Overview: This is a predicted structure of a 147-nucleotide RNA (c-di-AMP riboswitch aptamer (ydaO/yuaA leader)) from a Bryobacterales bacterium. The organism belongs to Bryobacterales, within Bacteria. The prediction has a mean pLDDT of 75.
RNA sequence: AUCUCAAAGAAUCCGAAUCGGUCGUGACCCUCUUCACGAUCUGAGUGGGGGACCCGAGCAGUUUACGGGGCUAAGUCCCAUGUCUGGACGGAGUUCUUUCAAGCUCCCGCCCGUCAGCUAACCCCGCAGGAGCCAUUGAAAGUUGUG
Numbered sequence: 001a002u003c004u005c006a007a008a009g010a011a012u013c014c015g016a017a018u019c020g021g022u023c024g025u026g027a028c029c030c031u032c033u034u035c036a037c038g039a040u041c042u043g044a045g046u047g048g049g050g051g052a053c054c055c056g057a058g059c060a061g062u063u064u065a066c067g068g069g070g071c072u073a074a075g076u077c078c079c080a081u082g083u084c085u086g087g088a089c090g091g092a093g094u095u096c097u098u099u100c101a102a103g104c105u106c107c108c109g110c111c112c113g114u115c116a117g118c119u120a121a122c123c124c125c126g127c128a129g130g131a132g133c134c135a136u137u138g139a140a141a142g143u144u145g146u147g
Stems, first nucleotide, its partner, number of pairs: 005147002010144002012131003018044004022039006045127006055117001065114001067115001068112004075089004090107005096142007
């Protein structure tokens, strides 16, 4: 490296939220080294926004009002009530990955500030936070790892 066999899920989860370099600090270290934290730093990767022609819109929208818009799965409609709740449609998660099915859970929160359709070049911003200890099952296919 290839083939075969065996056991079994060993592979943290949600999220874009990662991987390096440089410098500094601390710890470890005989040596070789390694690890953690930090930065008005930097690269790659990745997520989001703004932004022409064309297209779309032009019976619209705005002029402080039914304002408009963005991130996020976190929206629309109906009943009830005034918090709490329920239903339909739609959407998100469910522990290695993908598809299908069922079950369970969720549909929060934040931002811009009168303003933005799409959009090449170009410009701007983020890389957080939280949770868990075999994760709810079944079928099919597959990757890595172990013997």
It matches the Rfam family "c-di-AMP riboswitch aptamer (ydaO/yuaA leader)". About the family: This family represents a conserved RNA structure found upstream of the ydaO and yuaA genes in Bacillus subtilis and related genes in other bacteria.